RNA sequence: CAGGGCAUGGCGUAAUGGUAACGCAGGUGACUGUGAAUCACCGAAUGAGGGUUCGAUUCUCUCUGUCCUGA
Numbered sequence: 001c002a003g004g005g006c007a008u009g010g011c012g013u014a015a016u017g018g019u020a021a022c023g024c025a026g027g028u029g030a031c032u033g034u035g036a037a038u039c040a041c042c043g044a045a046u047g048a049g050g051g052u053u054c055g056a057u058u059c060u061c062u063c064u065g066u067c068c069u070g071a
């Protein structure tokens, strides 16, 4: 320099254009002599900016970051 992949709670991953889900972690409560375990509940996310659409995590463009390949 050229081509391609990826970016979603604190972490790891889902989601046919139609209420963003699950596990771990965290908080609160129940249980317990205390703790662990277990059970119930709660908070927390779509990299940034445009376009298409009634509606975008999804399609599209640009940028940013990261990874791979080639030179």
Stems, first nucleotide, its partner, number of pairs: 001070007010024004018054001026042005047063005

Predicted 3D model of a 71-nucleotide RNA (transfer RNA) from Bacillus velezensis.
Rfam family: tRNA. It is annotated as a transfer RNA. Rfam describes the family as follows. Transfer RNA (tRNA) molecules are approximately 80 nucleotides in length.
The sequence is in RNAcentral, with records from ENA.